[in-house]
RNA sequence: GGGUCCUUAGCUCAGUCUGGUCAGAGCACUCGGCUCUUAACCGAGGGGUCGGGGGUUCGAAUCCCCUAGGACCCG
Numbered sequence: 001g002g003g004u005c006c007u008u009a010g011c012u013c014a015g016u017c018u019g020g021u022c023a024g025a026g027c028a029c030u031c032g033g034c035u036c037u038u039a040a041c042c043g044a045g046g047g048g049u050c051g052g053g054g055g056u057u058c059g060a061a062u063c064c065c066c067u068a069g070g071a072c073c074c075g
Base pairs, nucleotide, nucleotide: 001074002073003072004071005070006069007068010027011026012025013024020058029045030044031043032042033041051067052066053065054064055063
């Protein structure tokens, strides 16, 4: 230098291919129940607008372009 893949909640990830009441799951956290107490278990709740920027579209996490970081392969 060329190529492929990854980046979504505090953490690990799904959703992207087929654009539209999919912004969600588990864990963690907060509150409550249960318990002598803790843990476990049960219930409820808060928390991100999708790495950043731009574009296409009525509508973008999802398509296109640029860019940042990371992993791997080729030279």